[in-house]
Context: one part of a larger RNA
Molecule: small-subunit ribosomal RNA, 3' major domain
Organism: Pinus lambertiana
């Protein structure tokens, strides 16, 4: 000096309680274990794997497996010889991939030369998603957005160390303030950055407004006050006033104000930890493989099914299904694209096909919600699996394997054991939008976005985790 204690002291945090909503039960969906299988490609595994890597496996991807094939090689550089290049047509064949005939000769020169492309040869080499994250880099993850973590003179100490950083108070916080053999420094802290609430100027179309017009179209015309959209300031500092403290820091109440004590969110993650993860992103060390662990092709697999767990959705109903009628948003994305009206179809869709390179047109219908009727407590007008007929889209191609529509079937489930998660305000809960990846699509996922919209914190005894001082230790 660390570690470690069912030791002791002070502190914090959705840790507990105190609330809401779940999860564990049913059915589905995705992932994972294990079993099977020629394969079921490989990686991640308490918290820190397991709707993970994958922001999109029918074929590609694809690394796996079976069959067919090719070896200077699918792809780089050099050397050499041919043939410009291209194009067509037969022929084995799933295909790749192997044979066979023709067309057709460019370009600058002057019988010779070059580019770029093809193709044959030799060897240097290529290539490997073969191993080793326990050889590394690089990223990441977790402790934890927790306040720690160090260092330079100095004191002091037998060395290892100590102080500094301890102590009174305070703080979201080694923030800040008093003392103090300490005195300053450095990463972290907090502030600079983004969003998003408020207001002035400023700009004013494709935005808003007012008149006019119902026109093929908000097409015309005037204006920018108000909405709003950009862009430049302002404004929040405990400034200000009480009360408290130790005349500090600070807390506490109130005024003003759109916002008040970090205003909300978010980006940022310190010295180390875990031989944590990643050789399948990339890079590279060393080791393998070289007519094969390399490279192409078809087909199949990554989608199997006694069962485990893990994360959703879907409901089990009347605060509701269902049928009718009204209402109100926000970010967002479109040229190999988005696609309006009209026309057809019960429907998914289909046809012409306008507009728009977008505050212009277009996705687009917002849903929960507000009224009306109807059902009246059942396995039901709940739930909606599953399975059979018809049919639609995308694609060479939907058997193994894809969304999707209509009819018709209508299974479990009647609120969930033992445990067990997530949340302090525009939060949770609940309702729809839209995005990427994408030819389509297994999205109930991920990542945004607006509507409606709470309950509850007595308190810090326990219970998890952490953070400062102390004590003890047979431990290092």
């Nucleotide at each position: 000096u660390g570690a470690c204690a069912g030791g002791g002291g002070c502190c914090c945090a959705c840790a507990c309680a105190a609330g809401c909503a779940g999860u564990g039960g049913a059915g589905c969906a995705u992932g994972u274990g294990g079993u099977u299988c020629a394969a079921u490609u490989u990686g991640a595994u308490g918290c820190a794997a397991a709707g993970c890597a994958a922001a999109g496996a029918a074929u590609c991807u694809u690394a796996c497996c079976a069959g067919g094939c090719c070896u200077u090689g699918a792809c780089a550089u050099g050397c050499u010889g041919u043939g410009a290049a291209u194009c067509c047509u037969c022929c084995c064949g799933a295909a790749a991939g192997a044979g066979a005939g023709g067309a057709g000769u460019g370009c600058c020169u002057u019988u010779g030369g070059u580019a770029a492309c093809g193709u044959g040869g030799a060897c240097a080499u290529a290539g490997g998603u073969g191993g080793u994250g326990c050889a590394u880099g690089g990223c990441u993850g977790u402790c934890g957005u927790c306040a720690a973590c160090u260092c330079g003179u100095g004191c002091u100490a037998u060395a290892g160390g100590g102080u500094g950083c301890u102590g009174g108070g305070u703080u979201a916080a080694g923030u800040c303030c008093c003392g103090c053999a300490a005195u300053g420094a450095g990463c972290a802290c907090a502030a600079c950055c983004c969003u998003c609430a408020u207001g002035u100027u400023u700009a004013g179309u494709u935005u808003c407004c007012a008149a006019c017009a119902u026109u093929g179209a908000g097409u015309u015309u005037g204006g920018a006050a108000c909405c709003c959209c950009g862009a430049a300031c302002a404004g929040a500092c405990u400034g200000u006033c009480g009360a408290u403290g130790a005349u500090a820091a600070g807390c506490u109440g109130g005024a003003g104000g759109a916002a008040g004590g970090u205003g909300a969110g978010g980006a940022u993650g310190a010295c180390a930890u875990c031989a944590a993860g990643u050789c399948a992103u990339c890079a590279g060390a060393c080791c393998c493989c070289u007519u094969a662990u390399g490279c192409c092709c078809u087909g199949g697999g990554c989608g199997a099914c006694a069962c485990a767990c893990a994360u959703g959705c879907u409901a089990c109903a009347a605060u509701g299904a269902u049928c009718g009628g009204g209402a109100c948003a926000a970010a967002u994305g479109u040229c190999c694209a988005u696609g309006a009206c009209c026309c057809c179809g019960c429907g998914a869709g289909u046809g012409c096909a306008a507009g728009c390179u977008a505050a212009c047109c277009u996705c687009a219908a917002a849903a929960a919600c507000c009224u009306g009727g109807c059902c009246u407590c059942a396995g039901u007008u709940c739930a909606g699996a599953u399975u059979g007929c018809a049919g639609g889209c995308u694609g060479c191609a939907a058997c193994u394997c894809g969304c999707u529509u209509g009819c018709a079937u209508g299974a479990a489930u009647g609120c969930g054991g033992a445990a067990u998660c997530g949340c302090u305000a525009g939060u949770a809960a609940u309702c729809a939008c839209c995005g990427g990846u994408c030819a389509a699509c297994c999205a109930u996922a991920c990542g945004g976005c607006u509507g409606u919209g709470a309950a509850u914190c007595c308190a810090u005894u326990c219970c998890u985790g952490g953070g400062c001082c102390u004590u003890g230790u047979a431990c290092a």